[in-house]
RNA sequence: AUCGUGAUUUGCCAAACUUGAAGUGAUUCAAGGUCGGAAAGUUACAGGUCUCCUAGCGAGAUGGCUGAACUGCAUUG
Repeated sequence: AUCGUGAUUUGCCAAACUUGAAGUGAUUCAAGGUCGGAAAGUUACAGGUCUCCUAGCGAGAUGGCUGAACUGCAUUG
C1' cells in the first nucleotide's frame, strides 16, 4: 500500500419517545434521549416504500429500506 475482516483500540453517530421550530404533506432541523450501527459518513444514480397535485415519462421525501459509488478507523489475518 492493497485485499480480507470487524476480534481489539481511539473515538464517532443516535432509533423509539419528549419539547420547540419549518413544511399542504411524506418528513426535516435543534435540544434531550441511547434502540442499535464497521461505515447509522457522503451521494437520490437504480429499485422499493411514502407524500402532494395539475394524476404525468410530474414534483418531492426516505441512505437507520436494498443495491451501487466515493471517503474514513483498527489490523485478530
The RNA shown here (c-di-GMP-I riboswitch aptamer) has 77 nucleotides and comes from Alginatibacterium sediminis. The sequence was found by an Rfam model in a public genome assembly. Of the family's consensus pairs, 94% are formed in the model. Rfam family: c-di-GMP-I riboswitch aptamer. Gene Ontology term of the family: cyclic-di-GMP binding.